A computed fold for a 350-nucleotide part of an RNA from an uncultured organism, annotated as small-subunit ribosomal RNA, central domain.
Context: one part of a larger RNA
RNA sequence: UUGGGCGUAAAGCGUACGUAGGCGGCUUAGCAAGUCCGGGGUUAAAGCCCACAGCUCAACUGUGGAUGGGCCUUGGAAACUGUUAGGCUCGAGGGAGGUAGGGGUAGAGGGAAUUCCCGGUGUAGCGGUGAAAUGCGUAGAUAUCGGGAAGAACACCAGCGGCGAAAGCGCUCUACUGGACCACACCUGACGCUGAGGUACGAAAGCUAGGGUAGCGAAUGGGAUUAGAUACCCCAGUAGUCCUAGCCGUAAACGAUGGACACUAGGUGUUGCCCGUAUCGACCCGGGCAGUGCCGUAGCCAACGCGUUAAGUGUCCCGCCUGGGAAGUACGCACGCAAGUGUGAAACUC
Numbered sequence: 001u002u003g004g005g006c007g008u009a010a011a012g013c014g015u016a017c018g019u020a021g022g023c024g025g026c027u028u029a030g031c032a033a034g035u036c037c038g039g040g041g042u043u044a045a046a047g048c049c050c051a052c053a054g055c056u057c058a059a060c061u062g063u064g065g066a067u068g069g070g071c072c073u074u075g076g077a078a079a080c081u082g083u084u085a086g087g088c089u090c091g092a093g094g095g096a097g098g099u100a101g102g103g104g105u106a107g108a109g110g111g112a113a114u115u116c117c118c119g120g121u122g123u124a125g126c127g128g129u130g131a132a133a134u135g136c137g138u139a140g141a142u143a144u145c146g147g148g149a150a151g152a153a154c155a156c157c158a159g160c161g162g163c164g165a166a167a168g169c170g171c172u173c174u175a176c177u178g179g180a181c182c183a184c185a186c187c188u189g190a191c192g193c194u195g196a197g198g199u200a201c202g203a204a205a206g207c208u209a210g211g212g213u214a215g216c217g218a219a220u221g222g223g224a225u226u227a228g229a230u231a232c233c234c235c236a237g238u239a240g241u242c243c244u245a246g247c248c249g250u251a252a253a254c255g256a257u258g259g260a261c262a263c264u265a266g267g268u269g270u271u272g273c274c275c276g277u278a279u280c281g282a283c284c285c286g287g288g289c290a291g292u293g294c295c296g297u298a299g300c301c302a303a304c305g306c307g308u309u310a311a312g313u314g315u316c317c318c319g320c321c322u323g324g325g326a327a328g329u330a331c332g333c334a335c336g337c338a339a340g341u342g343u344g345a346a347a348c349u350c
Base pairs, nucleotide, nucleotide: 003322004321005320006319007304008303012318014201015200016199017198021194022193023192025088026087027086028085029084030083031082033081034080035077036076037075038074039073040072041071042070043069049065050064051063052062053061054060091191092188093187094186095184097182098181099180103177104176105175106174107173108172109171110154114150115149116148117147118146119145120144121143125136126135162169163168206247207246208245209244210243211242215241216240220236221235222234223233258317259316260315261314262313263312266295267294268293269292270291271290272289273288274287275286276285299306300305323350324349325348332343333342334341335340
């Protein structure tokens, strides 16, 4: 490289947007680049292949001939691809009408709890553990009541429930703002899908500067345990956790399952919307579309399992894999303040 693969064996980029490229709905007409049919030219000789011939045969040699493919040229075909012109509406988008939502950003507000401070009551313990001790407490702790301050997180509702591309999002209200779904079938008329590079977003930890610091708590100190105990348990506790601005760019970033479209038994739960039945109305009941779960048929699978939310059956595009270790290392390059990240080998060895 070909082939074969990528849920768990090696393998889906963390996610999206999008450039080039690749691929692309129905229909009419033209063209003829691809495509197909025919003719001509060329593709040296030798060689290969076929036939015949010459050395006694063969190898070898001689003579003649052919196929295939490529390129050039010419005549023709027009189904498909392409292209030009026109049309269409099912894909896609828009419109006017509704709906649900922890989607995002900013601002304002709230109560419970915790800790601390002040005051009252009150007295000898509290705390902690397997048991203890360190620790706190007669300078009045713990407990309890009243007042105040601060920071962080938002009980119940809460749900295999919702929203978001993913990361993620949960007290209440307000402003601004993104997306989705349903129903109408009014408009545009293929405007689409994917997407190498690229760009943006991207948990936690970490970094820079400034703030903040209640609780928790790497490091650290002390008490235990132990043969030891640089741990597990206990008492303290700094960074950090929080906010603002900027960086980092990684995770078991997981559904370990790339995106889009079409098709292929059912059953059952749930969320949103719509229609019907019924009705004063709401529920209920039946159905449709969209989402989200469970079970399961065919089929698939090494098995486990998947199974209309496919890991089934197909089409298009991207990414990735190719024995284990060495190694996500070395080197180079790029990015970064750094930590490091991205790209990413080989010798050797089994």

The coordinates come from a structure-prediction model, not an experiment, and the mean pLDDT is 88.